[in-house]
Context: one part of a larger RNA
RNA sequence: CUGGGCGUAAAGCGCGCGCAGGCGGUUUCGAAAGUCCACGGUGAAAGCUCCCGGCCCAACUGGGGGAGGCCCGUGGAAACUCCGGAACUUGAAGGCAGGAGAGGCAGAUGGAAUUUCCGGUGUAGCGGUAAAAUGCGUAGAUACCGGAAGGAACACCAGUGGCGAAGGCGAUCUGCUGGCCUGUUCUUGACGCUCGGGCGCGAAAGCUAGGGGAGCGACCGGGAUUAGAUACCCCGUUAGUCCUAGCUGUAAACAAUGGGCACUAGGUGUUGUCGGUAUCGACCCCGGCAGUGCCGUAGCUAACGCAUUAAGUGCCCCGCCUGGGGAGUACGGCCGCAAGGCUAAAACUC
Numbered sequence: 001c002u003g004g005g006c007g008u009a010a011a012g013c014g015c016g017c018g019c020a021g022g023c024g025g026u027u028u029c030g031a032a033a034g035u036c037c038a039c040g041g042u043g044a045a046a047g048c049u050c051c052c053g054g055c056c057c058a059a060c061u062g063g064g065g066g067a068g069g070c071c072c073g074u075g076g077a078a079a080c081u082c083c084g085g086a087a088c089u090u091g092a093a094g095g096c097a098g099g100a101g102a103g104g105c106a107g108a109u110g111g112a113a114u115u116u117c118c119g120g121u122g123u124a125g126c127g128g129u130a131a132a133a134u135g136c137g138u139a140g141a142u143a144c145c146g147g148a149a150g151g152a153a154c155a156c157c158a159g160u161g162g163c164g165a166a167g168g169c170g171a172u173c174u175g176c177u178g179g180c181c182u183g184u185u186c187u188u189g190a191c192g193c194u195c196g197g198g199c200g201c202g203a204a205a206g207c208u209a210g211g212g213g214a215g216c217g218a219c220c221g222g223g224a225u226u227a228g229a230u231a232c233c234c235c236g237u238u239a240g241u242c243c244u245a246g247c248u249g250u251a252a253a254c255a256a257u258g259g260g261c262a263c264u265a266g267g268u269g270u271u272g273u274c275g276g277u278a279u280c281g282a283c284c285c286c287g288g289c290a291g292u293g294c295c296g297u298a299g300c301u302a303a304c305g306c307a308u309u310a311a312g313u314g315c316c317c318c319g320c321c322u323g324g325g326g327a328g329u330a331c332g333g334c335c336g337c338a339a340g341g342c343u344a345a346a347a348c349u350c
Stems, first nucleotide, its partner, number of pairs: 003322004007304002012318001014201004021194003025088006033081002035077007042069001048066007091191001092188003095184005103177007110154001115149007125136002162169002206247006215241002220236004258317006266295011299306002323350003332343004
């Protein structure tokens, strides 16, 4: 010496569940597979190394000694790892008592607003823009009032607030249902962590079938702008957006930061809860646990910055990177109804 890395330079799988595998808390006993020691065996020649010698030297080469192995056997050691037995409670799970929440699914209900239709009042404009025009309107629009229909979304509350593994989740009520937190230290007694392959979930758009269609609105038509205007602006408007069942499986799926455990100054908000203090009581104040923000020490970092929610200090497991272009492409395979997705090169070139 026996790679270095992955927030922004190439690099964390979009997220979870989990088989195999890897790794695994405390005490004790046993055994001795790993480990360590001794002895023996074997380890051809060449090679390596040391000594001596031969070609003038060297390379080369002759002789002698030694070293050399994830090897085998015998005996021994028992700290560590493994294995077997016994035990433990701090990891993990559970019980009991509380609690917060847009977590999920289904059903029912509600009001505001837009639009359309009907009725009424009413008359010449409305609408739109930088300005206009297309458009709508004397077949009575816009505006105002009353009524009806229908679809979608839920103002205020609302908060670097909450919940969820992620995607994501926001009116109200009811039913079903997942997870989480706190207190207690009652139960089990290491039952744990991670996870190749596998399985599942997975925004929007898109696809299939059937419904639905108010508003919005790719495409498309028209009006403007302009040298042009396949745009930005305006008037319309189809798919779509919504529902049910299925498919697709992608994203700047981002904190561009995989998961778990432990340790390492503080300060200040905020959410949930518990204890103390205090009080008539709710508050306030002090402290604990769990979450979520900001600032900041040591340390880290190329810098920016990160900093008990680490990008610090360590350990375990997985994924991934290895110059730019070619290329996330071709070919092949697998998946998909298709669109396409996943896996994934090379020539050539700088």
A computed fold for a 350-nucleotide part of an RNA from an uncultured bacterium, annotated as small-subunit ribosomal RNA, central domain. Model confidence (mean pLDDT): 89 of 100.